[in-house]
Context: one part of a larger RNA
RNA sequence: GAGUAACGAUAAAAGAAGUGAGAAACUUCUUCGCCGUAAGCCCAAGGUUUCCUGGGUAAAGAUAAUCUUCCCAGGGUGAGUCGGCCCCUAAGGCGAGGCUGAAAAGCGUAGCUGAUGGGAAACAGGUUAAUAUUCCUGUACCUGUGGGACAUCGUUUGAGUGAAGGGGGGACGCAGAAGGGUAGGUCAUCCGGGUGUUGGAUGUCCCGGUUCAAGCCUGUAGGCUUGCUUCGUAGGCAAAUCCGCGAAGCUUCAAGGCCGAGAGGUGACGACGUGUCGCAAGACUGAAGUGACUAAUCCCAUGCUGCCGAGAAAAGCCUCUAAACGAGAUGUUUCGCAGACCGUACCGCAAACCAACGCAGGUGGGCGGGGAGAGUAUCCCAAGGCGCUU
Numbered sequence: 001g002a003g004u005a006a007c008g009a010u011a012a013a014a015g016a017a018g019u020g021a022g023a024a025a026c027u028u029c030u031u032c033g034c035c036g037u038a039a040g041c042c043c044a045a046g047g048u049u050u051c052c053u054g055g056g057u058a059a060a061g062a063u064a065a066u067c068u069u070c071c072c073a074g075g076g077u078g079a080g081u082c083g084g085c086c087c088c089u090a091a092g093g094c095g096a097g098g099c100u101g102a103a104a105a106g107c108g109u110a111g112c113u114g115a116u117g118g119g120a121a122a123c124a125g126g127u128u129a130a131u132a133u134u135c136c137u138g139u140a141c142c143u144g145u146g147g148g149a150c151a152u153c154g155u156u157u158g159a160g161u162g163a164a165g166g167g168g169g170g171a172c173g174c175a176g177a178a179g180g181g182u183a184g185g186u187c188a189u190c191c192g193g194g195u196g197u198u199g200g201a202u203g204u205c206c207c208g209g210u211u212c213a214a215g216c217c218u219g220u221a222g223g224c225u226u227g228c229u230u231c232g233u234a235g236g237c238a239a240a241u242c243c244g245c246g247a248a249g250c251u252u253c254a255a256g257g258c259c260g261a262g263a264g265g266u267g268a269c270g271a272c273g274u275g276u277c278g279c280a281a282g283a284c285u286g287a288a289g290u291g292a293c294u295a296a297u298c299c300c301a302u303g304c305u306g307c308c309g310a311g312a313a314a315a316g317c318c319u320c321u322a323a324a325c326g327a328g329a330u331g332u333u334u335c336g337c338a339g340a341c342c343g344u345a346c347c348g349c350a351a352a353c354c355a356a357c358g359c360a361g362g363u364g365g366g367c368g369g370g371g372a373g374a375g376u377a378u379c380c381c382a383a384g385g386c387g388c389u390u
Stems, first nucleotide, its partner, number of pairs: 013031006032387004040367004046347002050345001051075006060068002080141002082343003086119003092113003098107003122139005142339012160325002165320004173307004179300003184294005190209005195203001211271002215266003222259004227250007235243002272289001275284003308311001353362002369381004
């Protein structure tokens, strides 16, 4: 320079009460304003205690601060079913033998590893200051393992088990269209309450509500498919009753088989939905809970149709036998036992992540209501959240 510029989006504040030494900014209430395919809600990554409660105000906060994501202390993350671990493999990585190289080392078969993919199973309500598909209540389901009952088959004329092996399956592109549904929404019905202090209003009036899952039973709309039996068999590196191939018979405008939303029933004599009492803990009480229309980018659907660029693998699973074992095995039903370990708080389009900052920047996925509208545009509003720290 100068008590000058600036104090980081022009979304906006005002009043009352409280606390306090002290209040424009903290707390509560009443208005006002802003967002509302977001400036709301839920995950992933990343952060790592920032979460909750009590206390505090030196420093941090672009100002003040009684406040805070700051300081101090205490508390907080509960799982067979969510995710990981686990089983399986992709690209990639490593790589026994092997090839190459003077060496260091490079490449690479089998194999191992490696999710962003495949693989068993849970929903609704309640509860904490802070966790909940984890706790509690109610109702379920899966895997492994053990016992009982019944039926059938079998014990050398041997059922059955049985793989690092055979086969099936898993198993897949892109685009488009139509159908059937549901979530959601709207209106009505019904239930509870109101009817006022300028005038009018018992009415075709006003306000609020009208909710509920998995599982189990029932296989619908619809989609796919000829199926079954017997015999033979040079293929599936051996074997096979399995698969493939061939033949015969029966059946075919079907039957049978497979897949399959949703609705209905049950779950539910329940929960939710209120009010009264109480400082609280808690106790008692519990109305209506229906119909129509609309309607998804969600489900049926890995479906259907079309197209050319012709669209992972392996395991779990089912089945077949080889070696081998072999006296019990299979089916139905029922009763037990086990299900370890790790993550789980909180932020998460942001003041908690990446940007030296409480930085107008950047950051993957899901949900995303109403009126007008083709619409996730735009404007206004709901739930919810904020008024951006002078």